[in-house]
This is a predicted structure of a 90-nucleotide RNA (c-di-GMP-I riboswitch aptamer) from Neobacillus cucumis. The coordinates come from a structure-prediction model, not an experiment, and the mean pLDDT is 83. Taxonomically the source falls in Neobacillus (Bacteria, Bacillota, Caryophanales, Bacillaceae). The RNAcentral record of the sequence draws on Rfam. Rfam family: c-di-GMP-I riboswitch aptamer. About the family: GEMM was predicted in a large-scale screen for bacterial structured RNA regulatory elements.

């Protein structure tokens, strides 16, 4: 360097749920809590999916609402993909 991840060791990182903020919302941030994970660390430009606030259309019309679309919003603990990194085997 490159592959592996059966056993260890010192460690990490936290899913649901609680509360509390934010945000139309998906959630996402704190805090408490642990299903899990060897990249669950960091990116987000492929696909997927989750929101539709504005937006666009149809309807209506005094006007709102209700109805479809539609990400520039989220999800990286849904799949791949880029960078990086600890222990320990061969």
């Nucleotide at each position: 360097a490159g592959c592996a991840g059966a056993a260890a060791a010192g460690g990490g990182c936290a899913a649901a749920c609680c509360u509390g903020u934010u945000g139309a919302a998906a959630a996402a941030c704190a805090g408490g809590g642990a299903c899990g994970c060897a990249a669950a660390g960091c990116c987000g430009a492929g696909g997927a999916u989750c929101u539709a606030a504005g937006g666009c259309a149809a309807a209506a019309a005094c006007a709102a609402g209700c109805u479809g679309c539609u990400a520039g919003g989220a999800u990286g603990g849904c799949c791949g993909g880029g960078c990086u990194g600890c222990c320990u085997g061969g």